The RNA shown here (c-di-AMP riboswitch aptamer (ydaO/yuaA leader)) has 142 nucleotides and comes from a Chloroflexota bacterium. Its mean pLDDT, the model's own confidence on a scale to 100, is 79.
RNA sequence: ACGAAAUAGGCGCCGAAUCCUCCGAUUUAUCGGGGGAGCGGGGGACCCAAAUUGGAUGGGGUGAAAGUCGUCGCAGGCGACAAGGCGGACUCCUUCCCGCCGAACCCGGCAGCUAACCUCGCAGGCGGUCGAAGGAGAGCUU
Numbered sequence: 001a002c003g004a005a006a007u008a009g010g011c012g013c014c015g016a017a018u019c020c021u022c023c024g025a026u027u028u029a030u031c032g033g034g035g036g037a038g039c040g041g042g043g044g045a046c047c048c049a050a051a052u053u054g055g056a057u058g059g060g061g062u063g064a065a066a067g068u069c070g071u072c073g074c075a076g077g078c079g080a081c082a083a084g085g086c087g088g089a090c091u092c093c094u095u096c097c098c099g100c101c102g103a104a105c106c107c108g109g110c111a112g113c114u115a116a117c118c119u120c121g122c123a124g125g126c127g128g129u130c131g132a133a134g135g136a137g138a139g140c141u142u
Base pairs, nucleotide, nucleotide: 011127012126013125014124018037019036020035021034022033023032024031025030038122039121040120041119042118043117048112058110059107060106061105062104067081068080069079070078071077072076084101085100086099087098088097090137091136092135093134094133095132096131
């Protein structure tokens, strides 16, 4: 000088996964339970929509994560493309540019939409950028 790892704090990203409060235990900073606000999901009438089941194939949910083509030893894996989605450090809209994702899991024979109503979750995983133009707004400083 460069690089890597760990710890603490701060800031930020994906996501609904945040904030406030009470009680108990423990013993001095942790755990457990309850309530509220807020955000998100599911079930659930009339009307409307649709048949259902079987036949070789059930059906459905969360999520951006439908699919198409090719390939391998064909359960499945891999590659390319892709509907769609995310980031580029105040927020929103439009345009350009750059980069990334395009999974995984769950219900269990059962659910269309759906007012009232019922019910569930508030996790987990990360460290990008310091690109640009126009418009609207917010905040801070002088």